About this RNA: Model confidence (mean pLDDT): 85 of 100. A computed fold for an 84-nucleotide RNA from a Gammaproteobacteria bacterium, annotated as c-di-GMP-I-GGC riboswitch aptamer. Lineage of the source: Bacteria > Pseudomonadati > Pseudomonadota > Gammaproteobacteria.

RNA sequence: GUUGAAAAUGGCAAACCUGCUGAAAGGCAGGGACGCAAAGCUUCCGGUCUAAGGGUUGUACCUAUGAUAGCGGGGCUGCCAGAG
Numbered sequence: 001g002u003u004g005a006a007a008a009u010g011g012c013a014a015a016c017c018u019g020c021u022g023a024a025a026g027g028c029a030g031g032g033a034c035g036c037a038a039a040g041c042u043u044c045c046g047g048u049c050u051a052a053g054g055g056u057u058g059u060a061c062c063u064a065u066g067a068u069a070g071c072g073g074g075g076c077u078g079c080c081a082g083a084g
Stems, first nucleotide, its partner, number of pairs: 002082003011036002016031006034070001040076003044073003047068003053063004
């Protein structure tokens, strides 16, 4: 530098339930495991979700400054092992 077939050391934790939090999307804690070789960190790029505030004068639509890193890409860091 490269790869993740097998093995091993450890790690994380979807849905769902409970509590707290938030306008919402969502987040946090506990329980729980669908999965994950970066499911570690980072909104830089694209996508997606939400629309409090703002806009339109309309009762609906637009808008991220909110959210998603377990949607994809990029960046940074890292465990174990195989082959070269």